Two RNAs folded together computationally: RNase P RNA and transfer RNA, 447 nucleotides in total. It holds a member of the Rfam family "Bacterial RNase P class A". The prediction has a mean pLDDT of 76.

[in-house]
Order: sequence, then C1' cells, then structure tokens
RNA sequence: ACAGCAAUUCGUUCUGUCGCUGUGUUGAUACGUGCAACACAGAGGAAAGUCCGGACAACAUAGAGCACCAUACUUCCUAACGGGAAGGACUUAUUUUGUAAAAAGUAAGUACAGAUAGUGCCACAGAAAAUAACCGCCUUUUGCAAAAAAGGUAAGGGUGAAAACGGGAGGUAAGAGCUUCCGCUGCAAGUGGGUAACUGCUUGUUGGGGUAAACCUUAUGGGUUGAAAGACCAUGUAAACCGAGGCUUGAGGGCUGCUCGUCCAAUCUCGGAGGGUAGGUCGAUAGAGGUGUUUAGUGAUAAACAUCCCAGAUAAAUGACAGAAAUGUUGAGCUAUCAACAUACAGAAUCCGGCUUAUAGAAUUGCUGUUUUU
RNA sequence: CGGGGUGUGGCGCAGUUGGUAGCGCACUUGCAUGGGGUGCAAGGGGUCGAAAGUUCGAGUCUUUUCACCCCGA
Repeated sequence: ACAGCAAUUCGUUCUGUCGCUGUGUUGAUACGUGCAACACAGAGGAAAGUCCGGACAACAUAGAGCACCAUACUUCCUAACGGGAAGGACUUAUUUUGUAAAAAGUAAGUACAGAUAGUGCCACAGAAAAUAACCGCCUUUUGCAAAAAAGGUAAGGGUGAAAACGGGAGGUAAGAGCUUCCGCUGCAAGUGGGUAACUGCUUGUUGGGGUAAACCUUAUGGGUUGAAAGACCAUGUAAACCGAGGCUUGAGGGCUGCUCGUCCAAUCUCGGAGGGUAGGUCGAUAGAGGUGUUUAGUGAUAAACAUCCCAGAUAAAUGACAGAAAUGUUGAGCUAUCAACAUACAGAAUCCGGCUUAUAGAAUUGCUGUUUUU
Repeated sequence: CGGGGUGUGGCGCAGUUGGUAGCGCACUUGCAUGGGGUGCAAGGGGUCGAAAGUUCGAGUCUUUUCACCCCGA
C1' cells in the first nucleotide's frame, strides 16, 4: 500500500418556483368546524418483520385446582424481557509440553437444569447397540491326529457415528479397574478462595455409551382480550312480527380450554323473515423524551445539572421541476481538468424498550493475509 | 391492526413416533399397427421455498427468513 473479517459511527447537502399535512396569528362574514393571506414545523436507522417485553384500556384492580404455553450456568442492569453487561463452565480449531492418556496458551462458538427419577429410540453394517463371545486367546474332557463338546476371557481383529473410562506396569491358565501409578469425568465428605456460578487441595467410591431442538422430571413465570381496546357526542330505528325453549325448584350471562367458586340475573335465550346506522371528537403524541457536561461503575447502566419541544395523517400529508455542490464509477487527457452515469435499503398509523432481517457508499479502531521499500 | 395455513419431479398430490423420497397425469425409448389412437415393456427427471443449528444421520425437530393464500368490523 492492497485485500478480507469483526466492532462502532454516519448514511447526501443547499437555493428557487409550484403543491400537500398540521399548528398559530390576522382578515372577510351575523356566526362558523368552512375560505383567504402570512409565519413556523413536517419520516427512519431500520419507520420493516411482528419475534419478545412493557405502558395503556376493557372485563371481578384478577380467585382456587387441572390442563396448556414459555424459560432454564451465575451475578448485575432494567418499568419489564426470551434483551443487554461482566464473569464461570464446556465444545471446536491451532500451537507448545508429555512415551501416551492428557494438560497449558491463543482464537472462535455455545437454545449451558436433569441421561444417577422413569420410559423410549440408536437405521444399515456388525456376534453383540446395553442381561455383549463371530474370529481369536486360555483351561478341562473326548480323540492317534484333524477336530468336537463344555467353560473362562472384553487384551487383539473385523463392523460402525458410537463397542462397555484412557495410557504404562503388575498380575493371571488366558484375561479383566482385578491391583497399582498417572490422567479425564460423576457422586459423597472435609477444608481454602469467590456475593455466586465455579474452583484449588485432601480422602473415599458396590460410579463410567449416546440422545431431553424424544416423551418426561424439577424449578420459575404466565388471568383473558387488544387501539377494530375503550370513552363521549351526533344520526337512525323495530323494546315491533313469526316459531321453539325458559321464568326464582335459577334458564342464561359476566371477551379465560375444563371443573369449582363468586357476581349479575327474566328488560332472557335460540332460530326465521326483516328494518336502521356506515359520521365526528377523544384515546393520540411532554415522553421509562432528546442533546450536552460532570460524577459513580470493569461494563450494561444510573444520578445530578444545564438546555430544547422535535410529524400527527385517517384512505391516509412529507412531493414535483430547475439549478448548484459533495461522493463514487467509467471514459478522454502528459498534468491541470472535462464529459457521462450513479447516490443504497426503504415510507410513521397508539406509544416505548429490545431482537432479527435489508442496506450503495464513507469514516475510525482492532485482527489476519499478500506484496514492495528500508 | 390482529389471527391461521401452504410451499415436495413439468402439473396435481402422498410421505406419523428422524434411517435409501413415492403415486397419478405428462415426457422419452422400444414393441404390437400400413399409420394414428390405444395397449404392453423399460427409462429419465427432485436435494423437498432459502439460510443456519441440534443429531452419527433432517422432507420430518428448532430458529431466522422469502413467497403465496385465507379469516376477523
């Protein structure tokens, strides 16, 4: 210098004309929600997916049991979370050490409770997939021998994704955690460190396949619904008609799958055939708000102070044209420069905090690789 | 705004406890026919919408994502 990866930040700007939405002021008019003029404001980092969590609202300010759903190392942050921060453990890759098993360092990743509660499953291959004997090895018996029968054996072979803790030595008829040393891991006890997860050391062990993104167990949490929530105003009408059931011996209903409980309860329920409304205001934009500084904290974040007001539409505004600038690419040119093209993803719909996904290009930091020069 | 479902050969569809992806129509070739239709026999064609993960192994389980369809005043 170039390329790649990761993290963070930004993500076009200005002027003029015309137009759109909202707010304010003024004017005309008897009044006015309508009209006109002027001024000010007018999309995002994701406004997206709707995947989580809350605010808010209604229904008993919300009850019990079962079912169902979700989550799952620890501590902290937070209004809350399945989100985030810091830490722990494990897995994979690589380097070093070691005879080996394995350990340590570095990097990346992890939906990371329990397989010692129980049940299930582990195709094909293989003797055997969890009550292991095919070949092999060994013992005994029979037999001249070859071999056969009975038994022992998980060290070796072969199969497989996985073979009954791994390596060395002893031991044995042959072998085996059978014994011992080293090592991995589970459990129990003691002891030191840490808020904790966890971890160092010592001792014991009738412990040693995988799978819970299989059923399940344990712990924790979840009342249901969802701005078409809901409140108010206006408008209109049919508390009509027909059929069936019910009427205090309780039908039915209270937005929750079942049961219980509780509240309301005849102005009821179901069906038929019909009538009417189809508007407006609030909810709804001052908020777990933004920006800056300082302080506390490893950090997420919190506190204090200062300052600012920053879209509110409803079939849905935020646009069009012209000019200039900036950045990038391509072409021409010795340079200066000139010309053309491009400027992504995408558009608020009750609000907020996250997550995920899309994104031309630019900047900063870190790591890795290649090349050149010194 | 809220809820539900479906993506598997060219088309329409199966695929249940995870273990070699199938059926019908269509297509290709051969035979039967003088030729066509029809019949018989054989064959080709898929990585299961996409991307990750769990597992020895994924159409199937989990997560994310894309497209399409349906329902709710």